[in-house]
RNA sequence: UGAUCACGACAGGGGCGCCCCUCACGGGCUGAGACGCACCCUUUGAACCUGAACCAGGUCGUGCUGGCGGAGGAAGUCGUGAAGCGGUUCUG
Numbered sequence: 001u002g003a004u005c006a007c008g009a010c011a012g013g014g015g016c017g018c019c020c021c022u023c024a025c026g027g028g029c030u031g032a033g034a035c036g037c038a039c040c041c042u043u044u045g046a047a048c049c050u051g052a053a054c055c056a057g058g059u060c061g062u063g064c065u066g067g068c069g070g071a072g073g074a075a076g077u078c079g080u081g082a083a084g085c086g087g088u089u090c091u092g
Stems, first nucleotide, its partner, number of pairs: 001084001004082007011042004016036001017029004048073003054067004
């Protein structure tokens, strides 16, 4: 010491669907998370949005799975550590 990796602090971003009884309540499915001051994500960006009332498969049903997606967007600063690199000095 620019980039890299990891962690932390504060701040910020985001989603909350489907099915059953019967609105509520309750229960079931997937998932990190389906309203919890919880969970996830913050440019190292598939957290999340648009495309999309999309396409294929599957399910009681649903972004449930895959495609779409080397598509377009999307929220940050600081600190610490490691490694790497560079400089100086000494020695061979």
Predicted 3D model of a 92-nucleotide RNA (TPP riboswitch aptamer (THI element)) from Thalassococcus sp. S3. It matches the Rfam family "TPP riboswitch aptamer (THI element)". Its family is annotated with thiamine pyrophosphate binding in the Gene Ontology.